[in-house]
Context: one part of a larger RNA
Molecule: small-subunit ribosomal RNA, 5' domain
Organism: uncultured Parabacteroides sp.
RNA sequence: GGAUGAACGCUAGCGACAGGCUUAACACAUGCAAGUCGAGGGGCAGCGGGGUGUGGCAACACACUGCCGGCGACCGGCGCACGGGUGAGUAACGCGUAUGCAACUUGCCUAUCAGAGGGGGAUAACCCGGCGAAAGUCGGACUAAUACCGCAUAAAACAGGGGUCCCGCAUGGGGAUAUUUGUUAAAGAUUCAUCGCUGAUAGAUAGGCAUGCGUUCCAUUAGGCAGUUGGCGGGGUAACGGCCCACCAAACCGACGAUGGAUAGGGGUUCUGAGAGGAAGGUCCCCCACAUUGGUACUGAGACACGGACCAAACUCCUACGGGAGGCAGCAGUGAGGAAUAUUGGUCAAUGGGCGGAAGCCUGAACCAGCCAAGUCGCGUGAGGGAAGACGGCCCUAAGGGUUGUAAACCUCUUUUGCCGGGGAGCAAAAGCGCCGUGCGCGGUGCUAUGAGAGUACCCGGAGAAAAAGCAUCGGCUAACUCCGUGCCAGCAGCCGCGGUAAUACGGAGGAUGCGAGCGUUAUCC
Repeated sequence: GGAUGAACGCUAGCGACAGGCUUAACACAUGCAAGUCGAGGGGCAGCGGGGUGUGGCAACACACUGCCGGCGACCGGCGCACGGGUGAGUAACGCGUAUGCAACUUGCCUAUCAGAGGGGGAUAACCCGGCGAAAGUCGGACUAAUACCGCAUAAAACAGGGGUCCCGCAUGGGGAUAUUUGUUAAAGAUUCAUCGCUGAUAGAUAGGCAUGCGUUCCAUUAGGCAGUUGGCGGGGUAACGGCCCACCAAACCGACGAUGGAUAGGGGUUCUGAGAGGAAGGUCCCCCACAUUGGUACUGAGACACGGACCAAACUCCUACGGGAGGCAGCAGUGAGGAAUAUUGGUCAAUGGGCGGAAGCCUGAACCAGCCAAGUCGCGUGAGGGAAGACGGCCCUAAGGGUUGUAAACCUCUUUUGCCGGGGAGCAAAAGCGCCGUGCGCGGUGCUAUGAGAGUACCCGGAGAAAAAGCAUCGGCUAACUCCGUGCCAGCAGCCGCGGUAAUACGGAGGAUGCGAGCGUUAUCC
């Protein structure tokens, strides 16, 4: 000098853009953060409508009725493995990079091929009953499905066998071809537009695994290791492998630093520097790991699953003392810790995601607003003229004057920002309805509807210099000097050093210098 997720002191007008618990991966009150589909199903708790009945002159009230719109709970499907958070652990099972799988999987999506025949038994809800303070739970009876289970069919396909041909990282591995044996399917809905179902192949996407190299410090850590290293056989897995197991061999790693210990998420990047290098890994993006602590599997295309399950532990809460409930490292918010870090805000309008044929519903993702000079950038706090060089200075003075100083007053202008008044966006066309075309996916066109931000940005007009400057320093380094007070005192200080009676170094004043809505100090990095 530059830099910062900074803090502290003094000060503070506006805007744009970005940022905001670095500490206790400490504990959490409250609300919200993952639902959706009635075009899968039985139904009907609540709401609206219709119908019927009763009462009433009527208004209307009551009762019944799933008949219609719809729909709580329930069965079922898809989603909940995404999105969001955090950095504890991890020195390699991670990350980065280069390659490989002759050892693998992939729901939804795209393309293509083939198919969907015929049956069965249950169960939830509702109802009845029991237990319990509750959380809830048990028994009985009834019923449905795109829920569940057999049977049939099985071409292309899949698996196995033998035949022929080909390839070569030459593991009797892989591929092609015809043949033979065997195994495995299915689901319907309806408003008739469509949406689905089953098997298979290919693609896309997403993952899994393997190999080489690179990846902090300590040798005052020198030996380490028994599933350990390899083989054969088996089990397991989507798949390879001591991943696991039986047997056999005795290997394997290590001063090119094994093992142990300490520290730490890694990278893209960021800061600094002429570079080489050094330092950092907050925001944003990619990967990893974790979800109170430890363990386990279930479901599923995908998890060993933050807002799922089970077990154990600590903690908190409820209790009728028998027993139960919970997990903010989601968004806000609270306590605690700390030098220190924000609102218990608005909206799904846009973008994106889930479900749905769609309308739509959900979305603390996201978009916005609020708070904070915590950063960067931009703008303003006026401009021109004006000498009686005014007054006043707890300013100086060689007493004449000098300086503050064109500064002020005064004159002429301007009006950014702020204030007042008026106008007022873009972000919004997808959707819906109608028409036209069509390769049936959709495209074109007309009309209509939809904005949280927000009456915001922006534009126009108005009044009015009006409402808007501080902070640090002035001995040398280092730009800027005098007076008064103090008297080795009080104090200053980054280093050298100042202060013991004329201190440009302490305190005040006048003046000056630097930066400026900031300026200094502290901390850390180059």